[in-house]
RNA sequence: GCGAAUGUAGCUCAGCUGGUUAGAGCACUGCACUGAUAAUGCAGAGGUCGUAGGUUCGAGUCCUACCAUUCGCA
Numbered sequence: 001g002c003g004a005a006u007g008u009a010g011c012u013c014a015g016c017u018g019g020u021u022a023g024a025g026c027a028c029u030g031c032a033c034u035g036a037u038a039a040u041g042c043a044g045a046g047g048u049c050g051u052a053g054g055u056u057c058g059a060g061u062c063c064u065a066c067c068a069u070u071c072g073c074a
Base pairs, nucleotide, nucleotide: 001073002072003071004070005069006068007067010026011025012024013023019057028044029043030042031041032040050066051065052064053063054062
């Protein structure tokens, strides 16, 4: 330099053929329970969906460029 894959919550990931609220588990905070912890139960907070554009009535999802990581080729 060329090609491919991946990028969504603090971490690991799901998200179907574009469709009306962006989710799960763990972690975190509060409450209940306990003599006190742990465990368990209930509730809550946490996201510009890598960045910037484009297409569309509508984009996490489609297109383009760029960025980061990984892999392959040279």

This is a predicted structure of a 74-nucleotide RNA (transfer RNA) from Candidatus Paceibacter sp. It was read from a public genome assembly. Its Rfam family is "tRNA". The organism belongs to Candidatus Paceibacter, within Bacteria.